[in-house]
């Protein structure tokens, strides 16, 4: 110079007018100040914080995850490692326990689809000479998969049948490793197929709703009580009946809180939850990283028929000969750690290969 | 905002312990008939919403998205 692999940032800038929500300052007018994201999205997972008959034990179910060892409030995330897999290589990729507990599938084609099985073939035997009947998995042919492989012995023709060497398993022993596991031996002819994103089995986690959760003001319909009566207090979104409930029993708990029915309210009331936080940003220390602790330092959106906008102007970017025309995805709704998806471009860093040159 | 279902022929819908996709109706062609209807036969008509995985083998099972649709005090 080519072709790639990976990690990361970044997502137009400035003035000028109008005008919209928050804060705070003011009697007011108005002034200062602050205002979408990397994803605010999908709602796919984890908490926080709320309620509920407290969830506190003991079975069963049910979903959930799944290689070890670390991070983290916590997690299906994240780091670092094993283990198979793909690449010449940087690298990537794996929902990566058990199939020598059990059950269940494996269409078609094949004989045969899993402890059995002979269609061709190849051996004996019997004849009726063209067929029985019996051995054989070494050879043909089927499939996505066919019961280890070479070679020697054996045999009537074969077979792990018997050896010898490979492979692989499965018990065991050493030897590193916190552990997944690894590498060496020694025993057993043990050769045990797929499939667990099929039931299942193991270890392990998990109460349930979800900010339209939920709290308090207002308003008050019903229901209680006091009185002779107007009427007043006192609970309150319910009242009244019937069922007992506690989304699986049981111990246990609750007594109107659950369910059904009928009336009756409400469905556009304010206010709080509502943003100071597992919180940014920079140093310094421990760890191979993830991330931990410390110190400084910073205050950064808070509506609710839902603010974050609209013009002008001039600069950067891209096309275009030029007038021009484009400037990605996309736009908070309790909050917050992932993860997945969408993104027009433009910077950075680390690293592999291939050529040529020196 | 927050939960929760569905997608297959031109429409409505089945098929789900995974094994060559079916069924009404609608359209087409032929029979019947003087013609139409109604009737009988007959053959077309699918990338199963879309892409990746898991198997030999995906509409089915597993993930991620796209479109539709119901519900909430």
């Nucleotide at each position: 110079c080519g072709a790639g692999u990976u990690g990361g940032u970044u997502g137009g800038a400035u003035g000028a007018u109008c005008g919209c929500g928050g804060a705070u300052a003011g009697a007011a007018a108005u002034a200062u100040u602050c205002g979408a994201g990397g994803a605010a999205a999908g709602u796919c997972c984890g908490g926080a914080c709320u309620c509920c008959a407290c969830a506190g034990g003991g079975c069963a179910a049910c979903a959930g995850u799944g290689g070890u060892g670390g991070a983290u409030a916590a997690c299906g995330u994240c780091c670092a490692c094993u283990u198979g897999g793909g690449g010449u290589g940087a690298c990537c990729c794996a929902c990566a326990g058990g199939a020598a507990a059990g059950u269940g599938c494996a269409a078609c084609a094949g004989a045969a689809a899993g402890u059995a099985a002979a269609c061709c073939g190849c051996c004996c035997a019997a004849u009726u000479u063209a067929u029985u009947g019996g051995g054989u998995a070494a050879g043909g042919g089927u499939g996505a998969a066919a019961c280890g492989g070479u070679g020697a012995g054996g045999u009537a023709a074969g077979a792990g049948c018997u050896c010898a060497c490979c492979a692989g398993u499965a018990a065991u022993u050493g030897u590193g490793g916190u552990g997944a596991c690894a590498c060496a031996g020694u025993u057993a002819g043990c050769u045990a197929g797929g499939u667990a994103a099929a039931c299942c089995c193991c270890a392990c986690u998990g109460g349930g709703a979800g900010c339209a959760a939920g709290a308090c003001c207002a308003a008050g319909a019903g229901a209680g009580c006091c009185g002779a009566a107007a009427g007043g207090c006192u609970u309150g979104a319910g009242c009244a009946a019937g069922u007992a409930g506690c989304g699986g029993c049981c111990c246990g708990c609750u007594u109107u809180u659950a369910c059904u029915u009928g009336c009756a309210g409400g469905u556009a009331g304010g206010u709080c939850g509502c943003a100071u936080c597992a919180g940014g940003u920079u140093g310094u220390u421990g760890g191979c990283a993830a991330c931990a602790a410390c110190a400084a330092u910073c205050g950064c959106a808070g509506a609710u028929g839902g603010a974050u906008g609209a013009u002008c102007a001039u600069c950067g970017c891209g096309c275009g000969c030029a007038a021009g025309c484009g400037u990605a995805c996309a736009g908070a709704a309790u909050c917050c750690g992932g993860c997945u998806u969408a993104c027009a471009g433009a910077c950075c860093g680390a690293c592999u290969c291939g050529u040529c040159u020196u | 905002g927050g939960g929760c279902c569905g997608u297959u022929a031109g429409c409505u819908c089945a098929g789900c312990u995974g094994g060559u996709a079916g069924a009404g109706c609608a359209g087409g062609g032929g029979a019947c008939u003087c013609u139409u209807a109604a009737u009988c036969c007959c053959a077309a008509g699918g990338u199963c919403g879309a892409a990746g995985g898991u198997u030999c083998g995906a509409g089915u099972c597993c993930u991620u998205c796209a479109c539709g649709g119901c519900c909430c005090a």

Record summary
Model confidence (mean pLDDT): 76 of 100. Predicted 3D model of RNase P RNA and transfer RNA as a complex of 431 nucleotides. Rfam match: Bacterial RNase P class A. From the family's description: Ribonuclease P (RNase P) is a ubiquitous endoribonuclease, found in archaea, bacteria and eukarya as well as chloroplasts and mitochondria.